[in-house]
Model confidence (mean pLDDT): 88 of 100. Predicted 3D model of a 348-nucleotide part of an RNA (small-subunit ribosomal RNA, central domain) from a metagenome. The RNAcentral record of the full RNA draws on SILVA.
Context: one part of a larger RNA
RNA sequence: CUGGGCUUAAAGAGUUCGUAGGCGGCCAAGUAGGUCAGGUGUGAAAUCCCACAGCUCAACUGUGGAACUGCGCUUGAAACCGUUUGGCUUGAGGGAGAUAGAGGUGAGCGGAACAGAUGGUGGAGCGGUGAAAUGCGUUGAUAUCAUCUGGAACACCGGUGGCGAAAGCGGCUCACUGGAUCUCUUCUGACGCUGAGGAACGAAAGCUAGGGUAGCGAACGGGAUUAGAUACCCCGGUAGUCCACGCCGUAAACGAUGGACACUAGCUGUCGGGCCUUCAUUGGUUCGGUGGCCCAGCGAAAGUGAUAAGUGUCCCACCUGGGGAGUACGUCGGCAACGAUGAAACUC
Numbered sequence: 001c002u003g004g005g006c007u008u009a010a011a012g013a014g015u016u017c018g019u020a021g022g023c024g025g026c027c028a029a030g031u032a033g034g035u036c037a038g039g040u041g042u043g044a045a046a047u048c049c050c051a052c053a054g055c056u057c058a059a060c061u062g063u064g065g066a067a068c069u070g071c072g073c074u075u076g077a078a079a080c081c082g083u084u085u086g087g088c089u090u091g092a093g094g095g096a097g098a099u100a101g102a103g104g105u106g107a108g109c110g111g112a113a114c115a116g117a118u119g120g121u122g123g124a125g126c127g128g129u130g131a132a133a134u135g136c137g138u139u140g141a142u143a144u145c146a147u148c149u150g151g152a153a154c155a156c157c158g159g160u161g162g163c164g165a166a167a168g169c170g171g172c173u174c175a176c177u178g179g180a181u182c183u184c185u186u187c188u189g190a191c192g193c194u195g196a197g198g199a200a201c202g203a204a205a206g207c208u209a210g211g212g213u214a215g216c217g218a219a220c221g222g223g224a225u226u227a228g229a230u231a232c233c234c235c236g237g238u239a240g241u242c243c244a245c246g247c248c249g250u251a252a253a254c255g256a257u258g259g260a261c262a263c264u265a266g267c268u269g270u271c272g273g274g275c276c277u278u279c280a281u282u283g284g285u286u287c288g289g290u291g292g293c294c295c296a297g298c299g300a301a302a303g304u305g306a307u308a309a310g311u312g313u314c315c316c317a318c319c320u321g322g323g324g325a326g327u328a329c330g331u332c333g334g335c336a337a338c339g340a341u342g343a344a345a346c347u348c
Base pairs, nucleotide, nucleotide: 004319005318007302008301012316014201015200016199017198021194022193023192025088026087027086028085029084030083031082033081034080035077036076037075038074039073040072041071042070049065050064051063052062053061054060091191092188093187094186095184096183097182098181099180103177104176105175106174107173108172109171110154114150115149116148117147118146119145120144121143125136126135162169163168206247207246210243211242215241216240220236221235222234223233258315259314260313261312262311263310266293267292268291269290270289271288272287273286274285275284276283297304298303321348322347323346330341331340332339333338
């Protein structure tokens, strides 16, 4: 250097965009850098290999040959790679028309529930548990009615339903805004794929200085339980949970399955379009998404099976026995918490 892998055994980066780089559709013509062929020069000797010979043999030595798989020059070939020129439309993108959607941001509005306040009724309990107690209540609780205030979350619809790159997104209305799909086949004419570094986004918890705080609730206090109970259960309750500026950058960030393209039996749902048909989501067909079962194949098996873990091509990330250890040291980032990169001794 080649060779093996990555759902669950070690191993897919949390996700996307994108620089360099790698790779790249169809046709024609040119070129000759790569590539291929011929010639020629060189590739010292020794060594290695082959044949023969000399020491009685061998090692060793001698002679000849082959080889030295390379490089230079030169003459050609033109399929492929590269390159130049011209063209094409199927990849990619634009346009027109339509469609669905919790996609995003901001503003406004709504009802149920809950808590509190005020007032009315009422008069002894309420609450809580396995059972209790702490707790609340004659300064009138619980219950019930009326009015007001407040914050947070949006029942039913709601669905192996939809949207989003992922994280994630669910009351209603408006404004701004991203993406997708279908139809037409109108335009551009390879403009593509991947992507080391890099950039942006990134649940929860946490951080900074403000606001807000109904419910819930780490810490903490109390009551129980228990041998004990720094818990599970109960009564309270601060940070937090919420908003706005900024930071953090991690998760079983999971489909534990990177991205793109092509190809490879069927059956059956569901969502969104188009076309034909029907009284009719009635039936058929087609495109895109999303599920279930399954043939072949693959797989150690479980399983997977056109949304592949099948068959191939291209690019990137990662793995190399367990522990030590995602630790130490160094460096970079961070306000910090900590994150990223990331060993060794030793040991089995």